[in-house]
Formats: sequence, C1' cells, structure tokens
RNA sequence: CGGGGAAUGGCGCAGUUGGUAGCGCGCACGCAUGGGGUGCGUGAGGUCGUGGGUUCAAGUCCCGCUUCCCCGA
Repeated sequence: CGGGGAAUGGCGCAGUUGGUAGCGCGCACGCAUGGGGUGCGUGAGGUCGUGGGUUCAAGUCCCGCUUCCCCGA
C1' cells in the first nucleotide's frame, strides 16, 4: 500500500425482508432462609465506534474516517 472481517448497556453476544434494540452474566431492590449460598420476581443501565447520505422510517442500505483482527505485497 491492496483485499476481507469486526465495532451494539459494565462484560460476552443476538438482532430475520429497513419498522423506534433484546438475551445471558453482573448491578440495585423485594420475597423465600436464623444468616449465607441459591431460587423467583421487579427495576436501573444503550443517542448501536465516528461524520455524512438515501428513506416516511436506518443497528440494518451507500460513502468517508478511526481502532482492532486476518490475508497478500
């Protein structure tokens, strides 16, 4: 320098044909226990890496950039 892939709550990951984002772990609270572990229930926590574009509507499609991984030179 060229090609490909990844980026989504604190962590690990989903997200279908574009229709206002969910699961597990963790966290807070409640119930059960004498207490812990554990189980169940409820809740908080996300401007989906960043800047634009298309669209009535973008995590999803298009372009640039950033970081990381792989391959090639």